Predicted 3D model of a 72-nucleotide RNA (transfer RNA) from Candidatus Falkowbacteria bacterium RIFOXYA2_FULL_38_12.
Taxonomically the source falls in Candidatus Falkowiibacteriota (Bacteria, Bacteria candidate phyla).
Model confidence (mean pLDDT): 83 of 100.
It matches the Rfam family "tRNA". It is annotated as a transfer RNA.
The sequence is in RNAcentral, with records from ENA.
[in-house]
RNA sequence: GCUCCCAUAGUUCAAUGGAUAUAACGCCGGCCUCCGAAGCUGGAAAUGGCCGUUCGAAUCGGCCUGGGAGCA
Numbered sequence: 001g002c003u004c005c006c007a008u009a010g011u012u013c014a015a016u017g018g019a020u021a022u023a024a025c026g027c028c029g030g031c032c033u034c035c036g037a038a039g040c041u042g043g044a045a046a047u048g049g050c051c052g053u054u055c056g057a058a059u060c061g062g063c064c065u066g067g068g069a070g071c072a
Base pairs, nucleotide, nucleotide: 001071002070003069004068005067006066007065010025011024012023018055027043028042029041030040031039048064049063050062051061052060
């Protein structure tokens, strides 16, 4: 330098272009307990950025950013 793949919550992930984006672990609160753990229950928390296509975009397209793989 060329080609390809990936990017969603603190972490690991789900989601045929369609209603308010899913869960687990973690975190915070409540219940329980003498206290804590476990258990039960509630809560906060995310689509890398910009533009486009579409009635509608996490999903499709372009560019950029970051990461990975292959070739040279």